[in-house]
RNA sequence: GGAGUAGGCUGGGUGAUCGCGGGUGCCGGGCCGCAAGGUGGCAUCCGAGGAAAGUCCGGGCUCCAUAGGGCAGGGUGCUGGGUAACGCCCAGUGGGGGUGACCCCAAGGAAAGUGCCACAGAAAGCAAACCGCCCCAAGGGCAAGGGUGAAAUGGUGCGGUAAGAGCGCACCAGCAGCUAGGCGACUAGCUGGCUUGGCAAACCCCACCCGGAGAAAGACCAAAUAGGAGGGGGAUGAAGCUGCCCGCUGAUCCCUCGGGUUAGGUCGCUGGAGGUAUCGGGCAACCGAUAUCGUAGAAGGAUGAUUACCCUCGACAGAACCCGGCUUACAGGCCUACUCCCAAC
Numbered sequence: 001g002g003a004g005u006a007g008g009c010u011g012g013g014u015g016a017u018c019g020c021g022g023g024u025g026c027c028g029g030g031c032c033g034c035a036a037g038g039u040g041g042c043a044u045c046c047g048a049g050g051a052a053a054g055u056c057c058g059g060g061c062u063c064c065a066u067a068g069g070g071c072a073g074g075g076u077g078c079u080g081g082g083u084a085a086c087g088c089c090c091a092g093u094g095g096g097g098g099u100g101a102c103c104c105c106a107a108g109g110a111a112a113g114u115g116c117c118a119c120a121g122a123a124a125g126c127a128a129a130c131c132g133c134c135c136c137a138a139g140g141g142c143a144a145g146g147g148u149g150a151a152a153u154g155g156u157g158c159g160g161u162a163a164g165a166g167c168g169c170a171c172c173a174g175c176a177g178c179u180a181g182g183c184g185a186c187u188a189g190c191u192g193g194c195u196u197g198g199c200a201a202a203c204c205c206c207a208c209c210c211g212g213a214g215a216a217a218g219a220c221c222a223a224a225u226a227g228g229a230g231g232g233g234g235a236u237g238a239a240g241c242u243g244c245c246c247g248c249u250g251a252u253c254c255c256u257c258g259g260g261u262u263a264g265g266u267c268g269c270u271g272g273a274g275g276u277a278u279c280g281g282g283c284a285a286c287c288g289a290u291a292u293c294g295u296a297g298a299a300g301g302a303u304g305a306u307u308a309c310c311c312u313c314g315a316c317a318g319a320a321c322c323c324g325g326c327u328u329a330c331a332g333g334c335c336u337a338c339u340c341c342c343a344a345c
Stems, first nucleotide, its partner, number of pairs: 001341010012310007020047008030039003049316001053327002056325005061214004068246004073210005078092005093107001094105004108205002113203002115199003130146002132142004154172006173195001175192007218267004228257006239249003274293008311314001
């Protein structure tokens, strides 16, 4: 100098004027509303994101039993750890890819059972015999060689044989056992008998996890009216616990007709598994202690408009109960560590 790998940060800036949403302080007792309640002026402060997104996982919170037992159903699936929890994260193991930094993997069980293995091929799992080889009259023996296939019942070599074959032996692969190391996945070594096809993102088996509904959850207040008529079920159990049974609570429920009433108000609503810094523990994810910060909260749904100057001329996109993740989108800029190649010293 070139080519890369991994991770992190940033996401136009500085002002002026006007406006919009919210907090706090002071002032005001006016206006709107039947009421609950809402609204004003001034000052001051705050006002989108790294993904606010997809709504895909996990939790908090609320209501329904206190969230219970069984079946069914669903999910996860190498090991250890982190966490409120997870399908997330970290550290490892095994397998695969790359010269390398590094990247990728739904990665339990196929000697519990059932099932499947297209086409081709003789044969695709209680093996079989097309060509072939051998003994050869008939009829047998073989699984080496050929051929087919994604896959043909371990591979290579020597012996052996009528021809052959783990039939015997050596090495390799695989399997089982033992020893050593490791918390473990697993690794290394030794011994043994000779061998057991693949598919579980097929059913299934094993281990672990999962109750349902969602902020229109839900709580309180006010107003209106009448809980009207008809039919049916119900303490021999309505209805609820959102598939079924048990169990629990224990009095209303369903259908039709005709009406009343505001899609009323307030809360839930943002201070939390919170951010930052330092120290300590841990390889790390993360945890602990101390200090410090206050940082949107609407429902007619705010976060904008105009303008001045500057620059490298600005991407993807905008909260709606909250949080942890994952995934997807993203112009440009910056930083750190590492790898490979070339050249020079």
The prediction has a mean pLDDT of 76. Predicted 3D model of a 345-nucleotide RNA (Bacterial RNase P class A) from a Bacillota bacterium. The model forms 96% of the base pairs in the Rfam consensus. Lineage of the source: Bacteria > Bacillati > Bacillota.